[in-house]
Context: one part of a larger RNA
RNA sequence: GGAUGAACGCUAGCGGCAGGCCUAAUACAUGCAAGUCGAACGGGAUCCAUUUUUAGCUUGCUAGGAAUGGUGAGAGUGGCGCACGGGUGCGUAACGCGUGAGCAACCUGCCCAUAUCAGGGGGAUAGCCCGGAGAAAUCCGGAUUAACACCGCAUAACAACAUCUGAUGGCAUCAUCGGAUGUUUAAAUAUUUAUAGGAUAUGGAUGGGCUCGCGUGACAUUAGCUAGUUGGUAGGGUAACGGCCUACCAAGGCCACGAUGUCUAGGGGCUCUGAGAGGAGAAUCCCCCACACUGGUACUGAGACACGGACCAGACUCCUACGGGAGGCAGCAGUAAGGAAUAUUGGUCAAUGGGCGGAAGCCUGAACCAGCCAUGCCGCGUGCAGGAUGACUGCCCUAUGGGUUGUAAACUGCUUUUGUACGGGAAUAAACCCCUCUACGUGUAGGGGGCUGAAUGUACCGUAAGAAUAAGGAUCGGCUAACUCCGUGCCAGCAGCCGCGGUAAUACGGAGGAUCCGAGCGUUAUCC
Numbered sequence: 001g002g003a004u005g006a007a008c009g010c011u012a013g014c015g016g017c018a019g020g021c022c023u024a025a026u027a028c029a030u031g032c033a034a035g036u037c038g039a040a041c042g043g044g045a046u047c048c049a050u051u052u053u054u055a056g057c058u059u060g061c062u063a064g065g066a067a068u069g070g071u072g073a074g075a076g077u078g079g080c081g082c083a084c085g086g087g088u089g090c091g092u093a094a095c096g097c098g099u100g101a102g103c104a105a106c107c108u109g110c111c112c113a114u115a116u117c118a119g120g121g122g123g124a125u126a127g128c129c130c131g132g133a134g135a136a137a138u139c140c141g142g143a144u145u146a147a148c149a150c151c152g153c154a155u156a157a158c159a160a161c162a163u164c165u166g167a168u169g170g171c172a173u174c175a176u177c178g179g180a181u182g183u184u185u186a187a188a189u190a191u192u193u194a195u196a197g198g199a200u201a202u203g204g205a206u207g208g209g210c211u212c213g214c215g216u217g218a219c220a221u222u223a224g225c226u227a228g229u230u231g232g233u234a235g236g237g238u239a240a241c242g243g244c245c246u247a248c249c250a251a252g253g254c255c256a257c258g259a260u261g262u263c264u265a266g267g268g269g270c271u272c273u274g275a276g277a278g279g280a281g282a283a284u285c286c287c288c289c290a291c292a293c294u295g296g297u298a299c300u301g302a303g304a305c306a307c308g309g310a311c312c313a314g315a316c317u318c319c320u321a322c323g324g325g326a327g328g329c330a331g332c333a334g335u336a337a338g339g340a341a342u343a344u345u346g347g348u349c350a351a352u353g354g355g356c357g358g359a360a361g362c363c364u365g366a367a368c369c370a371g372c373c374a375u376g377c378c379g380c381g382u383g384c385a386g387g388a389u390g391a392c393u394g395c396c397c398u399a400u401g402g403g404u405u406g407u408a409a410a411c412u413g414c415u416u417u418u419g420u421a422c423g424g425g426a427a428u429a430a431a432c433c434c435c436u437c438u439a440c441g442u443g444u445a446g447g448g449g450g451c452u453g454a455a456u457g458u459a460c461c462g463u464a465a466g467a468a469u470a471a472g473g474a475u476c477g478g479c480u481a482a483c484u485c486c487g488u489g490c491c492a493g494c495a496g497c498c499g500c501g502g503u504a505a506u507a508c509g510g511a512g513g514a515u516c517c518g519a520g521c522g523u524u525a526u527c528c
Base pairs, nucleotide, nucleotide: 001528002527003526004525006524007523008522009521010520013380014379015378016377017376018375019373020372021338026336027335028334030333031332032331035080036079037078040077041076047070048069049068050067051066052065053064054063055062056061057060087291088290089289096216097215098214099213100212101211102210103209106208107207111204112203113202114201115200116199117198119153121151122150129142130141131140132139133138159184160183161182162181163180164179165178166177167176168175169174189196190195191194217263218262219261224254225253226252229251230250231249232248233247234246235245236244266288267287268286269285270281271280272279273278293314294313295312296311297310316327317326318325319324344370346369347368348367352366353364354363355362356361383414384413385412386411394404395403396402420464421463422462423461424460428455433450434449435448436447437446438445439444440443472517473516474515475514476513477498478497479496483512484511485510486509487508493500494499
């Protein structure tokens, strides 16, 4: 000199953009953060329409019942989603990350393309109803019921496996494409009549899994480490290879080019600095990884060993009728604690994105917005021009003249960003959907019209009056821009370094003046 997620002190007008628990991965009150589908299913509250009927009497009203049709709350079965999105950086020095490769050793829901298929049966079970236990959480029993829920049988190829065989090829184990035989394996309907959905297979796309080369802290005041350890055989297991696991066999494997151990640490893109080489760091944004009170485990599933799922154990908190239960903010807000220090218990799904749905739509603390904070960067303003009688005051000098503050002020004229008042007033949003037209050809594409704004009455624009509403901080011995007076008297104090203060202090405190920055200015901390 530059920089920062800064803090502290003094001060503070506005706008835009960005940023905002760096510490206790400490503990959490309350609310919200993941649902959706009636076009899968049984049952069904409510309401509506029509018909019919009963009572009363106001003879067409009031109240009630029944039937049919529709609507379809809440709960349930079922499907898909809940593995995303959001948070944090504990652990990890590792194929964790980065980069470049490989899988002839793999998987992939939803999406796309192509081909083929959808036959015929069965038994349950929630719910509803009845009964019971319990303080509750919740649970038990009986009867009964449906499905695109569950389970058999059939059908079977371009699938899989086994045997035989052919061709081509390669990268060792082999791979790919064929042929023959045998074995095995599917399915679901709903609307209402052409759609949605279902099953199988092969490709695509996307996403993942595994492996390898190289790179990726400190310490030798850590020198030896290793028994599933290193390899083999045979099995098991996996989507897949593999000591991944098991039995047996062998005795190997790593290491001074640093094994093992201890400490520290998420990694990268990037960020800051630097002429560069380097050094330091890993906030915000993007990618990857890891974690979800602590430890362990599996289930379901295309995918989890699962943040707002399950089970077990532990610590902690809460309820209890003492028998037993409930819970997990490192989601958004918010509370307490810690700390020098870090914000609202806000709005909207209008847009973008996501989940479900045929769609309308519902959900979405993702997101978009708003709030608070000078935390940073950028921009704007606090007036402009004239104005000497160079006033008063203050301070300084003194040759008693003067100098400085100082065009500064007053005053005159002008302007009105911002602010105030009053008006107008966007874009961000065109789709989905509804109506209609055209083209192809039969459900797609395109055109026209209509609907949709949280921010927002915001941005922006206009009118009115008026200099009106708006400046401070540090420094002035040298480094280093800027000097005098008074007070003090090694005291009080200053100080980044050198150093200053002992009765003339440009260094302390105050004043006048000056200098540098300026809605900021200084100080501290940290990095280069």